[in-house]
């Protein structure tokens, strides 16, 4: 960087440093000098692998490669149902991990 496949309602510092954006895109509504984004250090989780126990699927555990660390992926796009303010489901787009080109 393409394609498959799985999951996204839960969790998670009054910490340094830095210094003005951030929240994917759009439209909103939100977050930010009572410091944003980014590094570090914590932390949280359990996708792979490892260990240990169990053997049909599994349970643990956090030592490793990610990853994550406001708001349901914040909501909504596009289709449907419906009690038509609005709820619910699917899809599509996104993140993330494994695997394979």
């Nucleotide at each position: 960087u393409u394609c498959u496949u799985a999951u996204c309602a839960a969790g998670a510092g009054c910490g340094g440093c830095g210094g003005a954006g951030g929240g994917a895109c759009u439209g909103g509504c939100c977050c930010a000098a009572u410091g944003a984004a980014g590094c570090c250090c914590g932390a949280c989780a359990a996708c792979c692998a490892g260990c240990a126990c169990a053997u049909a699927u599994g349970u643990g555990u956090a030592u490793g490669g990610u990853g994550u660390u406001a708001a349901u992926u914040c909501c909504a796009u596009c289709a449907g149902u419906u009690u038509u303010a609005a709820a619910c489901u699917g899809a599509g787009a996104g993140a993330u991990a494994a695997g394979a080109g």
Model confidence (mean pLDDT): 84 of 100. SAM riboswitch aptamer (S box leader) from Sporolactobacillus nakayamae, 101 nucleotides, folded computationally. Of the family's consensus pairs, 97% are formed in the model. The organism belongs to Sporolactobacillus, within Bacteria.